[in-house]
Predicted 3D model of a 1398-nucleotide RNA (small-subunit ribosomal RNA) from an uncultured bacterium. Rfam family: Bacterial small subunit ribosomal RNA. The coordinates come from a structure-prediction model, not an experiment, and the mean pLDDT is 83. The sequence is in RNAcentral, with records from ENA and SILVA.

RNA sequence: AAUUCGCCCUUAGAGUUUGAUCCUGGCUCAGGAUGAACGCUGGCGGCGUGCCUAACACAUGCAAGUCGAACGGGUGUACAGAAGGGAAGAUUUCGGUCGGAAGGUCUGUGCAUGAGUGGCGGACGGGUGAGUAACGCGUGGGCAACCUGGCCUGUACAGGGGGAUAACACUUAGAAAUAGGUGCUAAUACCGCAUAACGGGGGAAGCCGCAUGGCUUUUCCCUGAAAACUCCGGUGGUACAGGAUGGGCCCGCGUCUGAUUAGCCAGUUGGCAGGGUAACGGCCUACCAAAGCGACGAUCAGUAGCCGGCCUGAGAGGGCGGACGGCCACACUGGGACUGAGACACGGCCCAGACUCCUACGGGAGGCAGCAGUGGGGAAUAUUGGGCAAUGGACGCAAGUCUGACCCAGCAACGCCGCGUGAAGGAAGAAGGCUUUCGGGUUGUAAACUUCUUUUAAGGGGGAAGAGCAGAAGACGGUACCCCUUGAAUAAGCCACGGCUAACUACGUGCCAGCAGCCGCGGUAAUACGUAGGUGGCAAGCGUUGUCCGGAUUUACUGGGUGUAAAGGGCGUGCAGCCGGAGAGACAAGUCAGAUGUGAAAUCCACGGGCUCAACCCGUGAACUGCAUUUGAAACUGUUUCCCUUGAGUGUCGGAGAGGUAAUCGGAAUUCCUUGUGUAGCGGUGAAAUGCGUAGAUAUAAGGAAGAACACCAGUGGCGAAGGCGGAUUACUGGACGAUAACUGACGGUGAGGCGCGAAAGCGUGGGGAGCAAACAGGAUUAGAUACCCUGGUAGUCCACGCUGUAAACGAUCGAUACUAGGUGUGCGGGGACUGACCCCCUGCGUGCCGGAGUUAACACAAUAAGUAUCGCACCUGGGGAGUACGAUCGCAAGGUUGAAACUCAAAGGAAUUGACGGGGGCCCGCACAAGCGGUGGAUUAUGUGGUUUAAUUCGAAGCAACGCGAAGAACCUUACCAGGGCUUGACAUCCUGCUAACGAAGUAGAGAUACAUUAGGUGCCCUUCGGGGAAAGCAGAGACAGGUGGUGCAUGGUUGUCGUCAGCUCGUGUCGUGAGAUGUUGGGUUAAGUCCCGCAACGAGCGCAACCCCUAUUGUUAGUUGCUACGCAAGAGCACUCUAGCGAGACUGCCGUUGACAAAACGGAGGAAGGCGGGGACGACGUCAAAUCAUCAUGCCCCUUAUGUCCUGGGCUACACACGUAAUACAAUGGCGGUUAACAAAGGGAUGCAAAGCCGCGAGGCAGAGCGAACCCCAAAAAGCCGUCCCAGUUCGGAUCGCAGGCUGCAACCCGCCUGCGUGAAGUCGGAAUCGCUAGUAAUCGCGGAUCAGCAUGCCGCGGUGAAUACGUUCCCGGGCCUUGCACACACCGCCCGUCA
Repeated sequence: AAUUCGCCCUUAGAGUUUGAUCCUGGCUCAGGAUGAACGCUGGCGGCGUGCCUAACACAUGCAAGUCGAACGGGUGUACAGAAGGGAAGAUUUCGGUCGGAAGGUCUGUGCAUGAGUGGCGGACGGGUGAGUAACGCGUGGGCAACCUGGCCUGUACAGGGGGAUAACACUUAGAAAUAGGUGCUAAUACCGCAUAACGGGGGAAGCCGCAUGGCUUUUCCCUGAAAACUCCGGUGGUACAGGAUGGGCCCGCGUCUGAUUAGCCAGUUGGCAGGGUAACGGCCUACCAAAGCGACGAUCAGUAGCCGGCCUGAGAGGGCGGACGGCCACACUGGGACUGAGACACGGCCCAGACUCCUACGGGAGGCAGCAGUGGGGAAUAUUGGGCAAUGGACGCAAGUCUGACCCAGCAACGCCGCGUGAAGGAAGAAGGCUUUCGGGUUGUAAACUUCUUUUAAGGGGGAAGAGCAGAAGACGGUACCCCUUGAAUAAGCCACGGCUAACUACGUGCCAGCAGCCGCGGUAAUACGUAGGUGGCAAGCGUUGUCCGGAUUUACUGGGUGUAAAGGGCGUGCAGCCGGAGAGACAAGUCAGAUGUGAAAUCCACGGGCUCAACCCGUGAACUGCAUUUGAAACUGUUUCCCUUGAGUGUCGGAGAGGUAAUCGGAAUUCCUUGUGUAGCGGUGAAAUGCGUAGAUAUAAGGAAGAACACCAGUGGCGAAGGCGGAUUACUGGACGAUAACUGACGGUGAGGCGCGAAAGCGUGGGGAGCAAACAGGAUUAGAUACCCUGGUAGUCCACGCUGUAAACGAUCGAUACUAGGUGUGCGGGGACUGACCCCCUGCGUGCCGGAGUUAACACAAUAAGUAUCGCACCUGGGGAGUACGAUCGCAAGGUUGAAACUCAAAGGAAUUGACGGGGGCCCGCACAAGCGGUGGAUUAUGUGGUUUAAUUCGAAGCAACGCGAAGAACCUUACCAGGGCUUGACAUCCUGCUAACGAAGUAGAGAUACAUUAGGUGCCCUUCGGGGAAAGCAGAGACAGGUGGUGCAUGGUUGUCGUCAGCUCGUGUCGUGAGAUGUUGGGUUAAGUCCCGCAACGAGCGCAACCCCUAUUGUUAGUUGCUACGCAAGAGCACUCUAGCGAGACUGCCGUUGACAAAACGGAGGAAGGCGGGGACGACGUCAAAUCAUCAUGCCCCUUAUGUCCUGGGCUACACACGUAAUACAAUGGCGGUUAACAAAGGGAUGCAAAGCCGCGAGGCAGAGCGAACCCCAAAAAGCCGUCCCAGUUCGGAUCGCAGGCUGCAACCCGCCUGCGUGAAGUCGGAAUCGCUAGUAAUCGCGGAUCAGCAUGCCGCGGUGAAUACGUUCCCGGGCCUUGCACACACCGCCCGUCA
């Protein structure tokens, strides 16, 4: 030094787009702050703060006076004196005398005071932020271009005179304000004169400076005073110089937004002369010149006092400028000067204006943005308080006076800080509240209760500092503070509780009421609304609202992007600007380092200190990241000088090319015209028609005309900056490339504006016009078809000259330079090697593909980068509104360029993933189609459903997957429905009390339930102390409760259907991917199968498949009664056979051959009863359909409780214009009828049962009852079959319907059962569109049995008999499986979505 290493400091995020993911991107939240306001609440103290709006208008009081030591005169008072005066009293001869008071006058002195002259101060202090985008402010400089009262220092001086004037007196005008006249008077008021240079002006000399110029010395001219006052200490005065302080002017830099403001300016810019100022200056004037400012943003418009600082932030920044401090500006609005050291003056003057007030109408007065206060405005902001005690200011020698500056107090939770509302113990875990699964839980040690304390509060007592070098002086204030007394005594609320975000339940409500910052809650079980309980948070406050910063790296300097998310200009050329190759030297502007000055104080930070702590205050330090001056360094940038050749350019040589412009030429094709041949069609389409054609088309042949475009070559080939360029030849011309290394010597890169080029369409003028073809016309298609298709057809397309200036102008990828693994094509050059050609190797430029690192959200890019870096330009900042409006500008127009806002949404979007879907693709399967057989749809009947009807026609089921379904059987019952009649602890269960055993016949009323009456019979079980008690049952009573086929299958369990007996559905570990996910499970074969084999970043496993189970087909063996039998029958015997039912065997692609990949497997064959799953059944993966069922059952919640419960009678579920489903029977001869009673089954059922034989009846059936709890007996006859007849008809088919007569079951066949006999004899002659089942012992056809059941079967579930046809095949319809592709769908195509209308 570097680093991927270690430590430390700073930096925190979340919700919301999706089925899920990553990214982009906006919106929202959590934090802090506030001169705040609002809602609810409110104990105390300290320190601060308090009109942000109307720079709106102001009543009233106060806010600037002071000096008698500048002056004159007045008043009051005190004292002294003087003149005059003469009271009371004393005395008296009553005449008077003494005495001297009050009051008045004058003089002097002291004090106080109104007005005046004069001085100083009213330019400070205090307020406000209207204006101002400016040297206004900040910062740093300059004045050699300036001033400065009072203050400080120094030097010098203060001589001698004069004339007025206010006050005052008298008077005039006026309502007043005020003004005027006459007369008197003083000064530190005013005016001359003398005196002066160190001041000013002119000249000379010396020294100095960045320029103008400055300083010093000297000389000539001009200019001054209050000798005042005094307490005798002093205080004042004048001139000059210096200092200090305060100001004035100038300059560098910094200081908001808009270009939809691009040009501005006539005193404007400069000069000269003059004026003016304290001073420079167009500051002003005259003249002369025509400058000056501006994309580095002038001018214009909008907004705004600036700063120290304050808030926020990690910082960089962003926002703000209230209080405090500095500066500026303003003082009703506008203008102006006067005085003065200082003003163009907040509480001065003048003028104008608006407003208010007074008025005698003639005229006057006023300015709260000073402190209080009032009205008004507003969401909103205080007392008409005390004091000059302190600090500070004005005046004064001073005492002092004045001071709404200031110090205090009052009001306000407006903010910050501190304190309190008690502390300890206390479980019967009290009561109450809330909740509950009823057990409990929680509020909760919380309370009560016991003990303690007294901050605060109240009362009493004491009592400050703030006041200096002596003394006096305290508004605050009897305040702070201290001591004592009383007594837990006086003191808690607000918000939230779905996620973000700490904190949960109940009730009410029912998409209502409402909530909401974002996402979003609420449609009957709401942790989201309202209330309550509980909990969380903060706390004398808590929430809400507004605003600012943060989070937001969401304007990105720190610190972003532009292939597809928003974003590369259509392309070139190029002025300005920005950036720039190698070497050497110089300078020092940038840069770096040191020093100095400044960066006011306050604030912030650190440390210390003072109020009990803190807030607050004080001190010290640091800091203030800045600016300026100065000294140095010289690597880099810059400037400059010299030099170089590699960047760039030039020269020479060479080849390539649809590069451009113009002219000329060519052939094929199309159309048209003429002529010939030729005849009925042509043309066009999915199919047609319009159209053309007998007036001769199409076709064919020859000739001619015209315009446009150039087949093959032709190629991710070439050229060009892009747009673009394609027959051939010629002329002119641009660029690139290679070789060479002769020349120049950085001449380069990019490029805002500018200029030029720029497809197609379009526009203008003039040509041209074959084909094609917007518009338009016709024909089709269609529900429509202003389209797609067809027949025509005009602009246009072509040429010339102009204009337009845009495109998915795309590689959706700006240009330049350098660097960073490879492989393989191709176009044009050059070189090596080779005798030469080919091949091969090297190299330059261009153009493609694949691919590594790297990059990327991913897709992908990858030397032609989207990699690594540098430079320049352009562009982006959520979606919509909108590339719209307005403005400007360009254009003939169309339109182009530039380019918003209001409003609205919480998304819009990119890439990739998994599904679903596709009238996408590939492979495969299924009675899916096809090939067949038989049906349904037409008729009649049965049955179910819809609809209608009804008092009720109970309820449910609804495409497949509801509809002969729940229901394996509604006359009553069932029964849930309707009408009527009853009951109310109930028809049923448990608990309590009392009584009685229970049970039970007959009677009356009633439709019955039930009621009344009456008790005939009858007396049980266990224990017993015989009194009784208990169990069970019944009756009565009270209340808890029962009961509900009432609701919700969208609150549920269970059960079931369906996709589907389809072959699928998943997991663990690993691997890949940022991730959702993928892989495995895909691929090649094969199978009925994710069945098996092979391959493979997968290896294994699970649920499914298959197998194991049952029936059946063959056989062995064992066992044989009720079975069977070779015994003539019976009995008996036997167990070979049939059969029964146990155990075995058998089938596994095992064997052979072929094919296949040496596999799995397939095909053929042998043997075998059976052959490739032998046939059938049971068995149903993960899941889907909020599928079905609350009426099988169970069950949460809600609802009813003399009824929605329960009992009874009757009715209904059976209705009937009609529609649909499922069946039965038929329409007949493959048939009907009759006969054949000795043709042949299987599987079942039977005791309240099956019932034989026999007899009666035409028959249903009846009488009767053998046998049998059944391999024994019975049901039981099997039927199709076979023989005869009928002869194609509405029949000897068909049997509906109806009549009569009967039978059976049952309490009862009217509504409403089944059967029999006789009679009657309907529709129907094979069924439209459409549609169903079936692939072998199957379809079809034939009968038999069973469950339910008193009775009732065309339904259902089973059984056997007879017994076919067809399958080429997978194009199509339906359903399904796998792979792949597209997607804006994910509630998943019954999706999403656009427009119009309401």